[in-house]
This is a predicted structure of a 266-nucleotide part of an RNA (large-subunit ribosomal RNA, domain VI) from a Chloroflexota bacterium. NCBI's taxonomy places the organism under Bacteria, Bacillati, Chloroflexota. The full RNA is in RNAcentral, with records from ENA. Rfam family: Bacterial large subunit ribosomal RNA. Model confidence (mean pLDDT): 85 of 100.
Context: one part of a larger RNA
RNA sequence: CGUAGGGGAUUUGAAGGGAGCUAUUCUUAGUACGAGAGGACCGGAAUGGACAGACCUCUGGUGUGCCAGUUGUUCCGCCAGGAGCAUCGCUGGGUAGCUAUGUCUGGCAGAGAUAACCGCUGAAAGCAUCUAAGCGGGAAGCUCGCCCUGAGAUAAGAUCCCCCACUGGAUUAAACCAGGUAAGACCGCCGGGAGAAUACCGGUUGGAUAGGCGGGAGGUGUACGCACAGCAAUGUGUUAAGCUGACCCGUACUAAUGGUCGAGGG
Numbered sequence: 001c002g003u004a005g006g007g008g009a010u011u012u013g014a015a016g017g018g019a020g021c022u023a024u025u026c027u028u029a030g031u032a033c034g035a036g037a038g039g040a041c042c043g044g045a046a047u048g049g050a051c052a053g054a055c056c057u058c059u060g061g062u063g064u065g066c067c068a069g070u071u072g073u074u075c076c077g078c079c080a081g082g083a084g085c086a087u088c089g090c091u092g093g094g095u096a097g098c099u100a101u102g103u104c105u106g107g108c109a110g111a112g113a114u115a116a117c118c119g120c121u122g123a124a125a126g127c128a129u130c131u132a133a134g135c136g137g138g139a140a141g142c143u144c145g146c147c148c149u150g151a152g153a154u155a156a157g158a159u160c161c162c163c164c165a166c167u168g169g170a171u172u173a174a175a176c177c178a179g180g181u182a183a184g185a186c187c188g189c190c191g192g193g194a195g196a197a198u199a200c201c202g203g204u205u206g207g208a209u210a211g212g213c214g215g216g217a218g219g220u221g222u223a224c225g226c227a228c229a230g231c232a233a234u235g236u237g238u239u240a241a242g243c244u245g246a247c248c249c250g251u252a253c254u255a256a257u258g259g260u261c262g263a264g265g266g
Stems, first nucleotide, its partner, number of pairs: 001152001005163007015149004021049007033038001051106005059100004066093005071086006110144003117137004164265001166179004184261004188204005209255003212251005218244003225238005
């Protein structure tokens, strides 16, 4: 820009893409078959492998703005207590998020038309013949069915809902031009389990969107100071302490000021 007013939702499905795998065990049954050795079709069930998708409850990994221990050194005047640097100094753990080796799920069933092939009826050709007329069966393959995209599918679809027939100019009136608006949208701003940019989603004071603050969960593992015991190192008590990023709930303290577009129906 188009989809013949302007919008918001929900959809149909032309078309396109994906998936499609397979083994073992049990049973049927040591049955059919076979002299024996051996050993099924068909049908029923279970457990796996590889592959694929989703997710983080569990098991783990990571977790450089979480906690603790600890070495060297510099500094905070000294002690005590801390901070900087040394691969995050090293070591032991670890929330959220991300993640696989973890968890869950999937391939199915079914329908239709068929291939090779197997048939029925049956002439040409008194027979025979699956074929010439006609009618069946038949594959992991084909078309559906399952999952995803999808109306720029210009043949531009459908349903529901919202907004309304404004003002001025030109004109006989409309078409036309301009303006302020409606429903609504966009920009801006606060953000995100969304993200390369864009897009998408939430919020914008009639507000819990982010930060802060309060409480909680989870993590770490009993802080500092003081007291007591001990010559001291250290231990014990206060104390399941103190600290705590992303998680959950609450709370307007801080920041979300504001602005621009947008129909009048050929």